[in-house]
RNA sequence: GCUGUCUCAACGGGGUGCCCUGGUGGCUGAGAGGCAUGCGGCGGUAAGACGCAUGCCAACCCGAGGAACCUGAUCCGGGUAAUGCCGGCGGAGGGAAAUGGGUCGACCGAAAAU
Numbered sequence: 001g002c003u004g005u006c007u008c009a010a011c012g013g014g015g016u017g018c019c020c021u022g023g024u025g026g027c028u029g030a031g032a033g034g035c036a037u038g039c040g041g042c043g044g045u046a047a048g049a050c051g052c053a054u055g056c057c058a059a060c061c062c063g064a065g066g067a068a069c070c071u072g073a074u075c076c077g078g079g080u081a082a083u084g085c086c087g088g089c090g091g092a093g094g095g096a097a098a099u100g101g102g103u104c105g106a107c108c109g110a111a112a113a114u
Stems, first nucleotide, its partner, number of pairs: 001107001003105002006102004011063004017027003020023001033057008042048001069094003075088004
């Protein structure tokens, strides 16, 4: 100098499903989290938890050699208590156009000493 390993920080991208007896619960998964606001049904116009949407935070995953994630999809097959659980679809169509430091190793080159 170049390339790779592991790692740290910053940056960019992403999802949060299923079940019940509703909890410090069960399933898959790396991840199914928390808070706030609004709306909705339940409830007694209460308390309360629940559902949906949005925003913020956290953890986690992915960043082009890109199955992280989205679309097709209210899809097809299998299985399950149930599910985007598994497989297919899938050589499909999209998808973030990434910076610096540390560390260890290989290789290349140069210089010096012996």
The RNA shown here (TPP riboswitch aptamer (THI element)) has 114 nucleotides and comes from a Rhodospirillales bacterium. Model confidence (mean pLDDT): 75 of 100.